[in-house]
RNA sequence: CCAGACGGCCGGGCGGUCGCUCUUCGGCCCGCAAGGGUUGAGGAGAGGAAAGUCCGGGCUCCACGGUGACAAGGCGGCGGGCAACACCCGCCGGGGGCGACCCCAGGGAUAGCGCCACAGAAAGCAAACCGCCUUCCGUCCUCGGACGGGAGGUAAGGGUGAAAGGGUGCGGUAAGAGCGCACCGCGUCUCCGGCAACGGAGACGGCACGGCAAGCCCCGCCUGGAGCAAGACCGAAUAGGGACCGCGCGCCCCGUGGGGUAACCCUUGGGGCAGGGCCGUCACCGGCUCGAUGCGGUCCGGGUUGGUCGCGAGAACCUCGCCGCGAGGCGGGGUCCAGAGGAAUGGCCGCCGCGUAUGCCCUUCGGGGCGUGCGGCACAGAACCCGGCUUACAGGCCGUCUGGCCCA
Repeated sequence: CCAGACGGCCGGGCGGUCGCUCUUCGGCCCGCAAGGGUUGAGGAGAGGAAAGUCCGGGCUCCACGGUGACAAGGCGGCGGGCAACACCCGCCGGGGGCGACCCCAGGGAUAGCGCCACAGAAAGCAAACCGCCUUCCGUCCUCGGACGGGAGGUAAGGGUGAAAGGGUGCGGUAAGAGCGCACCGCGUCUCCGGCAACGGAGACGGCACGGCAAGCCCCGCCUGGAGCAAGACCGAAUAGGGACCGCGCGCCCCGUGGGGUAACCCUUGGGGCAGGGCCGUCACCGGCUCGAUGCGGUCCGGGUUGGUCGCGAGAACCUCGCCGCGAGGCGGGGUCCAGAGGAAUGGCCGCCGCGUAUGCCCUUCGGGGCGUGCGGCACAGAACCCGGCUUACAGGCCGUCUGGCCCA
């Protein structure tokens, strides 16, 4: 210098001006008070993911005597961390990479069921398509054989496939074959190391037991339900519910319908008189209208809009020391850090930075300088809170390490 691996960090900056949300102090006003309004000065005001809402918790309400079983869902190498986890750390095993390093839903396939597409002769109590070998028959012949057909042997070779019933080599054989042997693999047992997963060594076994459990299933372990629209408190006006009390539902005439033997009872229409209300007030007249399903009062309970709390001092952040390989733990010091209401955290201007387009100039051809234009300039916006995971992300910075090339 080139190519790469891993870990961490930032994610526009400064100034002016006009605003927004919360809050502290002061002035003024309202209120008995609690408190509210307004104004001035000061302070604070999005993220590494605030996102997806996928896990684990806090908190709240509901349910619940204990234990077990079943169902449903989840988890799954070992040890540790943590409030807990499906998260994190260390290790083991398997796979990939020259390497730094990366990936693994990583229990069980002799409990049972099921599946193994296409291709292929054969895909699960294996299989003979080509080839190889033996033998019989026929034809040809340069008499060694070649070709065609039949019977049989063979899983070493070819071909198909994700997968063809251990691998390599030697022996063996007609050709072959764990048929025999050596090494590797596999299985069983013993010993040694390790807390363990597991690793190592030895002996024995000729190999029996294909794969799939993000197919059913089996084994072990875990799990009550709903969620801040949880939930708690206050609670008007109006309307409506209930209890009690008071005042009341007038008089006359003519009709309607029903019941009854009848007396009469219930229902309903019209007219008149009297009465209440309105037409500003009083008197008279007049008009409109109401009349029992009414009017008034006291109390109770529910509850809409609304208000207050829940609501941010915590598994918090920064820093130092000790312990630990690490995740992390313990201790000391310091800091207070958004919280509202469908939602404030913004708008404009200037300078700088960045990106991009273009013109000119320079160049050691990698690029650089100057000018102009464009760009809310990556992903994205807290809504009860916390720990994780996953996903999105323009551009940039730092550290450690690996492979290669060159120079001293």